[in-house]
RNA sequence: AAUAGAAAUCGGCAAAACCGACCGAAAGGCGGCGGCGCAAAGCUGAAGGGUCUAAAUGUUACCGAGUUGUAGCAUAUGAUAGCCAGUUGCAACU
Numbered sequence: 001a002a003u004a005g006a007a008a009u010c011g012g013c014a015a016a017a018c019c020g021a022c023c024g025a026a027a028g029g030c031g032g033c034g035g036c037g038c039a040a041a042g043c044u045g046a047a048g049g050g051u052c053u054a055a056a057u058g059u060u061a062c063c064g065a066g067u068u069g070u071a072g073c074a075u076a077u078g079a080u081a082g083c084c085a086g087u088u089g090c091a092a093c094u
Stems, first nucleotide, its partner, number of pairs: 004094002012038002018032003022029002036082001042087003048084002050080003056075007063066001
C1' cells in the first nucleotide's frame, strides 16, 4: 500500500407506529414526532433485474343497459434507491 474481516467513542442517517387544515386514483411521497435499524442507510441511476400499485388503456363477463354501469383479468406511462445494482470514501484493530 492492496484485499478481506471485526468493532462503533464523538458524531451521521432515520424504519414502523402516531399526527397533518399537504400532494396522489392507488402504491407512495412530503412535513412533524419517533428510533427499528444502517459502516457506506454517502453519491448516481427507475431505459439492468426484482417488488408494489392500476388512474388510464385493452379485454372478458354480467344486467338494472349507463351521457364515467358493475365485476374479473392484462399492461407502467405511476412508485420503491432502507430489495439487488453501479460508483467514491473512512481514524484506530486483526
A computed fold for a 94-nucleotide RNA from an uncultured Anaerolineaceae bacterium, annotated as c-di-GMP-I riboswitch aptamer.
The model forms 95% of the base pairs in the Rfam consensus.
Its Rfam family is "c-di-GMP-I riboswitch aptamer". Clan: c-di-GMP_I riboswitch clan.